RNAcentral holds the sequence, with entries from ENA. Predicted 3D model of a 362-nucleotide RNA (Bacterial RNase P class A) from a Deltaproteobacteria bacterium. It matches the Rfam family "Bacterial RNase P class A". About the family: Ribonuclease P (RNase P) is a ubiquitous endoribonuclease, found in archaea, bacteria and eukarya as well as chloroplasts and mitochondria. A source record names the gene rnpB. The model forms 98% of the base pairs in the Rfam consensus.
RNA sequence: CGAGUCGGUCGGGUAGUCGCUCGUACUUUGUGCGAGAGGAAAGUCCGGACUCCAUAGGGCAGGGUGGCCGCUAACGGCGGCCCGCUGUGAGGCGGGGAAAGUGCAACAGAAAGUAGACCGCCCGGCGUCUUGACGCCGGGUAAGGGUGAAACGGUGAGGUAAGAGCUCACCAGGCUGGCCGGUAACGGCCGGUGCUAUGUAAACCCCACCUGGAGCAAGACCGAAUAGGGGGACGGGUGGCCCGCCCCAAGUCCCCGGGUCAAGGUCGCAAGAGUCGGCGGGCAACUGUCGGCCCAGAUGAAUGGCUGCCGUCCCAGGCUCGUCCUGGGGGACAGAAUCCGGCUUAGAGGCCGACUCGCACA
Numbered sequence: 001c002g003a004g005u006c007g008g009u010c011g012g013g014u015a016g017u018c019g020c021u022c023g024u025a026c027u028u029u030g031u032g033c034g035a036g037a038g039g040a041a042a043g044u045c046c047g048g049a050c051u052c053c054a055u056a057g058g059g060c061a062g063g064g065u066g067g068c069c070g071c072u073a074a075c076g077g078c079g080g081c082c083c084g085c086u087g088u089g090a091g092g093c094g095g096g097g098a099a100a101g102u103g104c105a106a107c108a109g110a111a112a113g114u115a116g117a118c119c120g121c122c123c124g125g126c127g128u129c130u131u132g133a134c135g136c137c138g139g140g141u142a143a144g145g146g147u148g149a150a151a152c153g154g155u156g157a158g159g160u161a162a163g164a165g166c167u168c169a170c171c172a173g174g175c176u177g178g179c180c181g182g183u184a185a186c187g188g189c190c191g192g193u194g195c196u197a198u199g200u201a202a203a204c205c206c207c208a209c210c211u212g213g214a215g216c217a218a219g220a221c222c223g224a225a226u227a228g229g230g231g232g233a234c235g236g237g238u239g240g241c242c243c244g245c246c247c248c249a250a251g252u253c254c255c256c257g258g259g260u261c262a263a264g265g266u267c268g269c270a271a272g273a274g275u276c277g278g279c280g281g282g283c284a285a286c287u288g289u290c291g292g293c294c295c296a297g298a299u300g301a302a303u304g305g306c307u308g309c310c311g312u313c314c315c316a317g318g319c320u321c322g323u324c325c326u327g328g329g330g331g332a333c334a335g336a337a338u339c340c341g342g343c344u345u346a347g348a349g350g351c352c353g354a355c356u357c358g359c360a361c362a
Stems, first nucleotide, its partner, number of pairs: 001358010012310007020036007038333001042344002045342005050215004057243004062211005067081005082095005096206002101204002103200003118145002120141010153171006172196002174193008219267004229256006235247003272294001274293008312330007319322001
C1' cells in the first nucleotide's frame, strides 16, 4: 500500500421565531422560568420486578431448554473453556440420545435398512453346432459394472468353483477394562473384542432440568349514579383436568318493571436490578465500596414547523494546489405509554481500536 476479520462508538450543533406537553412561581386563567424520545423507543420473541387470584400446594396432561463450568433478580441471555465442521489466516457456524422402540427416506435403481441378483463372475444339467461359444433351466456369489444424497468399513494377502471379516496384517470407527491430567465437558496412554451399527428427534419418542394462571384496560381509592321490588335457575373463586385450599348466604345469570348515560377523577407512574467517575476483586461475564447527578411522563395521547449561520458527506468548476475557494444537492431507520435485563430485525453517513493475509522497501 492492497484485501479482509472482530469489537466499540456517534446518530448533527447553534441562534431567532411561531406553537405543544409537564413542572414551578406569581400580579390567578394568562405571563415568566425550567425540562421535554431512541440505539433501536420497533418486533412483542424470551426472562424478571410489580398486581390480583392460596403464602401458588400435590398429581396428570401440556409447554420450554439441551456440551461443561461460571455470571445474574432471572433467562432460550452473557463470559470463559471443550468437541465437531469450515476458512491460507484473523475468524465463522454448530452442540443430549439414532447401539430402547416405532415411523419416514422423493427421483433413479433389480434392490433403501430383517438389504439386494439387473449386467457381470462361477458351478451343475439339457439342447445346438467345429471340445469353445450361444440358448434354456436350477443354484452359488456383494469382488467388478451401473443407479443414487445414501448400497451394511478401507487397502493388501491368504482362501475359494467364483466370492465374502470367511481368515490374517495394517488403517478408521464402535463397544469395553485400566492408568494419568482436568472442578467438569474432555484430553493422553496401555490393553480386550471381527462388533462394522445409514440418515432423520424443528417426526413420534427416551433422558435430565425448568415451568400455576392472567396481566398496568393488572390493581387500589374517591365522587355521581345504578332506587326499592316481583318471578325463575345455579353455589362461586379456578380461564386444560383431578385433588386440595379459600369465600360465604352473600353472589352470579335470565325475565318483568323502573332508572341513568360523564370517552369521570386520583393513585399505581417515574430515585432505580438507575447513571457517571475513582479505588478494590475476577482472564472475563460480573461484582464490592466511596463520591457526584436526578434524567420525558401524555391518555382525542406533548416532544413540532420555518429561517439564518457553522459542521458533515457527495457532485461539478476554479486556481496561488491548500485537507483551499465558489456553486448545487443529500442527511437514514424510526418514534416513549408500568418499569427493567436480553435477543432479533431496520439503519443515510461517519469515527476509533485490536488482529489476519498478500506485495514492496528499510